[in-house]
RNA sequence: AACAGAGUAGAUAUGUGAGCGUUAAGUGCCGUGAGGACGGGGAGUUGCCACACGGACGAAAAGAUUUCUUGCGGUUCACAUUUCGCAUCCCGCUGGA
Numbered sequence: 001a002a003c004a005g006a007g008u009a010g011a012u013a014u015g016u017g018a019g020c021g022u023u024a025a026g027u028g029c030c031g032u033g034a035g036g037a038c039g040g041g042g043a044g045u046u047g048c049c050a051c052a053c054g055g056a057c058g059a060a061a062a063g064a065u066u067u068c069u070u071g072c073g074g075u076u077c078a079c080a081u082u083u084c085g086c087a088u089c090c091c092g093c094u095g096g097a
Stems, first nucleotide, its partner, number of pairs: 003095003010084002013081007020073003029055005035049002040091004061070004
């Protein structure tokens, strides 16, 4: 030096717990606007996340009796585990040594 590897935000799935809705919010889809984050450092997207507004679509309730139980929702959050993962560029880190 070649070569190999580690590590982020975040996302997927499963489990547990606590909620919300079932008087339909939320989830998912589309558009517009203004933001945020993206391995240790720098840059950073047409990718990612989240917010506001607008649009289309749209549901599983039952029992006991009056606030509980069992369900249901591509439901929310937290924790654990699993899988994926720096868009990309430059430098760095570990092994090679």

Description:
This is a predicted structure of a 97-nucleotide RNA (THF (Tetrahydrofolate) riboswitch aptamer). It matches the Rfam family "THF (Tetrahydrofolate) riboswitch aptamer". Gene Ontology term of the family: tetrahydrofolate metabolic process. Of the family's consensus pairs, 81% are formed in the model.